[in-house]
Context: one part of a larger RNA
């Protein structure tokens, strides 16, 4: 110095574990805010930190309920208290609730700075921001008016992780380059709302047969097709489910109300007042569709039925809970739930825990039962609303810069394309029921609806909350975060964004002694099944450093 061999260091794999995550199911619930939200600051304990909680009434006040014997929140004891005159704890309502923040009396560099007015119990309490909508008073140039002023009431701001619609809207990428095309109407901005949201009661399918509003699921179908026919894009009818529900308006026609016209009459004139007159808006009836249908004229019927309205009531849920069956001996061992032997109990043999593996020990589990306060709420009752049938004539009505067209674009799975269909911008610019769209260029014949006005529950998204659950991690895994985690720490700053788990069944967490200046250091002792389980703490792999005998050179 190599190699063995043992016996440690060092280091923290690996096994085992979980407090924590992930994806899913099922029900419930769904917006907060000027009555100051969401986020914060700064205080608050016998308390120096830090979480948490709560706020100058400050780990807390009241009240009404459960609850029954301890308990003063964790990290973390210790002092000092509290409690059967029912605390701690849970649940319901309810006071307090500092400043900053939409922040709103005025200012400002957030958590500060410093008015004006009014009441009073003399220390405090209230009110004053801005815009809109309404109503009242006032009132210019300018005589009526109107602009503007001033009060009052009521409203909106601001926040939101997903989920919804609607504007705007890329790029990497990928076609094994790239432009058309894809990524994608995706990300990202931006506006709106609700508990969902959209969307919806045919100018729809569909095809010689019929279907009957939207939404969502499975199928069709990776089919029809679309595509530098390239990457790729990708339907829909039909069938089968989930859940169902239909209505109001405009117009035509009537009545009335107002203003204006027009025509009469009074008056000198200003005006004023009448009208089987006539326009305009308004306001109530009517009416609301396609085998047309509705107004007009007539001739029957009727208080049924339905509602998705308000109101009251309520089964019956939700927010604490109650009880809840049935085991012992013996052995092993530190410890029995384990082995042995002998029973129970089961509407309960789900789970977790207890000194190793418990139906019968303990928390539950099965059935059952329970609310003073607050919310939900099926039904029921009362109020409000809600009506056709039939026959006739006639040609009122029935949604205009709308349909369509032409040129540009978008959307439709469809890229111009044979390209309907829908939506826009600029230009033309109908018909009106003997009428008009529509059935994938057009034209015809069929068929099938009836546009340019709106409302509409449910089945569907997503988020929490409860319960449950997985051939799902198992600490480098599973969230970045099992621990002070969006915290340490980095950056001007928008923003980045960690490591860290594990003594033991119970601290029993080493009284005492000795070594030494001392140690949190070795030694004893002692505890404990065990201390090579001593807090640098389960197990303790390698690499890597020793000591020790052997061997080699």
């Nucleotide at each position: 110095u190599g190699c063995a061999u043992a016996c440690g260091g060092u280091g923290g794999a690996u096994g085992c574990c979980u407090u924590g995550g992930u994806c899913g199911a099922a029900a419930g619930u769904a917006c907060c805010g000027a009555c100051g939200a969401a986020g914060g600051a700064c205080g608050u304990a016998u308390u120096a930190g830090g979480c948490u909680g709560c706020g100058a009434u400050a780990a807390g006040c009241u009240u009404c309920g459960g609850g029954g014997a301890g308990c003063u929140g964790c990290c973390a004891a210790a002092a000092a208290g509290c409690u059967u005159u029912g605390a701690u704890c849970c649940g319901a309502a309810g006071a307090u609730u500092u400043c900053c923040g939409a922040a709103u009396a005025g200012g400002g560099a957030a958590a500060c700075c410093a008015a004006u007015c009014c009441a009073u119990u003399u220390a405090u309490g209230g009110a004053u921001g801005u815009c809109u909508u309404u109503u009242a008073c006032u009132g210019a140039a300018u005589u009526c008016a109107u602009a503007g002023g001033u009060a009052a009431a009521a409203g909106a701001a601001g926040g939101g992780u997903a989920c919804a619609g609607c504007c705007c809207g890329a790029a990497c990428u990928g076609a094994a380059a790239c432009a058309u095309c894809u990524a994608a109407g995706u990300a990202a901005g931006g506006c709106u709302a609700g508990g969902a949201a959209a969307a919806g009661a045919g100018a729809a399918c569909a095809a010689a047969a019929g279907u009957u509003a939207u939404u969502c699921c499975c199928c069709c179908a990776g089919u029809a097709g679309c595509g530098g026919c390239g990457a790729g894009c990708g339907a829909a009818a039909a069938g089968g489910g989930a859940a169902a529900a239909g209505c109001c308006u405009a117009a035509a026609c009537c009545a009335c109300a107002u203003u204006c016209a027009u025509g009469c009459g009074c008056g000198c004139a200003a005006g004023c007042g009448c009208a089987c007159u006539g326009a305009a808006c308004g306001u109530g009836g009517u009416g609301u569709u396609g085998c047309a249908a509705g107004g007009c004229g007539g001739a029957c019927a009727a208080u049924a039925u339905c509602g998705a309205g308000u109101a009251g009531u309520a089964a019956g849920g939700a927010u604490a809970g109650u009880a809840g069956a049935a085991a012992c001996c013996g052995c092993u061992g530190g410890a029995a739930a384990g082995c042995g032997g002998u029973g129970c109990c089961a509407a309960a043999g789900a789970a977790g825990g207890u000194g190793a593996u418990a139906g019968c020990c303990c928390u539950g589990u099965a059935a059952a039962c329970g609310a003073a306060a607050u919310c939900c709420a099926a039904g029921c009752u009362a109020c409000c609303g809600u009506a056709g049938u039939c026959c006739g004539a006639u040609c009122c009505u029935u949604a205009a810069g709308u349909a369509a067209c032409a040129c540009a674009g978008g959307a439709c799975a469809c890229g111009u394309g044979u390209a309907a269909u829908c939506c826009u911008g600029u230009g033309u610019g109908a018909a009106u029921c003997a009428a008009g769209c529509g059935g994938g260029a057009c034209c015809a014949u069929c068929c099938g609806c009836u546009a340019a006005g709106g409302c509409u529950a449910a089945a569907u998204a997503u988020a929490c909350u409860u319960u449950c659950g997985g051939a799902c991690c198992g600490a480098u895994a599973g969230u970045g975060a099992a621990c002070u985690a969006g915290u340490a720490c980095c950056g001007c700053a928008a923003g980045g964004g960690a490591a860290a788990g594990g003594u033991g069944a119970a601290a029993a967490g080493a009284a005492g002694a000795g070594c030494g200046a001392a140690a949190c250091g070795c030694u004893c002792a002692g505890u404990g099944a065990a201390a090579u389980a001593g807090u640098a703490c389960c197990u303790g792999a390698a690499a890597c450093c020793g000591u020790a005998u052997g061997u080699u050179g």
Predicted 3D model of a 553-nucleotide part of an RNA (large-subunit ribosomal RNA, domain I) from a Patescibacteria group bacterium. Its Rfam family is "Bacterial large subunit ribosomal RNA". Model confidence (mean pLDDT): 81 of 100. NCBI's taxonomy places the organism under Bacteria, Bacteria candidate phyla.